Notes
A computed fold for an 86-nucleotide RNA from uncultured Streptomyces sp., annotated as Glycine riboswitch aptamer. RNAcentral holds the sequence, with entries from MGnify. Rfam family: Glycine riboswitch aptamer. From the family's description: This family represents the bacterial glycine riboswitch. Glycine riboswitches usually consist of two metabolite-binding aptamers domains with similar structures in tandem. The aptamers cooperatively bind glycine to regulate the expression of downstream genes. In Bacillus subtilis, this riboswitch is found upstream of the gcvT operon which controls glycine degradation.

RNA sequence: CGUGCGGGAGAGUCCCGACGCCGCACGGCGCCGGGCGCCGAAGGAGCAACUCCUCCCCGGAAUCUCUCAGGCCCCUGUACCGCGCG
Numbered sequence: 001c002g003u004g005c006g007g008g009a010g011a012g013u014c015c016c017g018a019c020g021c022c023g024c025a026c027g028g029c030g031c032c033g034g035g036c037g038c039c040g041a042a043g044g045a046g047c048a049a050c051u052c053c054u055c056c057c058c059g060g061a062a063u064c065u066c067u068c069a070g071g072c073c074c075c076u077g078u079a080c081c082g083c084g085c086g
Stems, first nucleotide, its partner, number of pairs: 001086007012036001014035004019030004037072003043068001044066003050060002
């Protein structure tokens, strides 16, 4: 580094509109688009605690910061941790 298993978060199922379905209607459900709000543990970027060195420089560097991307019903997935294998 790869792989298998286990563990593993956070944040709106808000508003508007189109379409489809149910329905006498009110309304409900699903899906798509837009708006605003929010989260940060895919990735990315930045600072730099830390690390390397006698020291400085260079280098490496986060779970910190930013939110470009990603995400905000459930599910899934994720950084990270443990164990096994190559």